[in-house]
Molecule: transfer RNA
Organism: uncultured Lachnospiraceae bacterium
RNA sequence: GGUGCCAUAGCCAAGUGGUAAGGCAAAGGACUGCAACUCCUUGAUCACCAGUUCAAAUCUGGUUGGCACCU
Numbered sequence: 001g002g003u004g005c006c007a008u009a010g011c012c013a014a015g016u017g018g019u020a021a022g023g024c025a026a027a028g029g030a031c032u033g034c035a036a037c038u039c040c041u042u043g044a045u046c047a048c049c050a051g052u053u054c055a056a057a058u059c060u061g062g063u064u065g066g067c068a069c070c071u
Stems, first nucleotide, its partner, number of pairs: 001070007010024003018054001026042005047063005
C1' cells in the first nucleotide's frame, strides 16, 4: 500500500427495513431477627457524519478504532 471482517447497556450477546430480546453485574423494593437464597421493578442517541426510505441497529457512501490475510 491492497482486500476482507467487526463496532449494540458496566460485561457477554440476539436482531437481516416496522420504534432493541436475553443472561451476568448494578440500583431500589419485598421476604429475613440480620444476612444469604428467591421474587418484583429500573435502565440503550445501536462508534461517528451524511444519504435513500413513510419508516434505518439493519441498506448506501465516508470517517474513526480494532482484527485477519496478501504484498